[in-house]
Molecule: transfer RNA
Organism: Parcubacteria group bacterium CG2_30_36_18
């Protein structure tokens, strides 16, 4: 130096043109004398960055950055 592939919540992963979701975690409540535990409810992501198509982009093109792979 080329080639694929991956980037969505504090972590793990769905979501593949139309109102971003779940699991563990956190934070309240309830049950316990108190903890683990267990059930309810909340809060939490301008979806790596920059642009371009569309009437609308997490989704699709492109360009960059970053990890991972395979080739030289």
């Nucleotide at each position: 130096g080329g080639g694929c592939c991956c980037a969505u919540a504090g972590c793990u992963u769905a979501g593949a043109g139309g109102a971003a979701a779940a699991g563990c975690g956190u934070u309240a409540g309830u049950a316990u004398g108190g903890c683990a535990u267990a059930c309810u409810a909340a809060a939490g992501a301008u979806c790596g960055c920059g642009a371009g198509u569309u009437c609308a982009a997490g989704u699709c093109u492109c360009g960059c950055u970053g990890g991972g792979u395979c080739c030289a």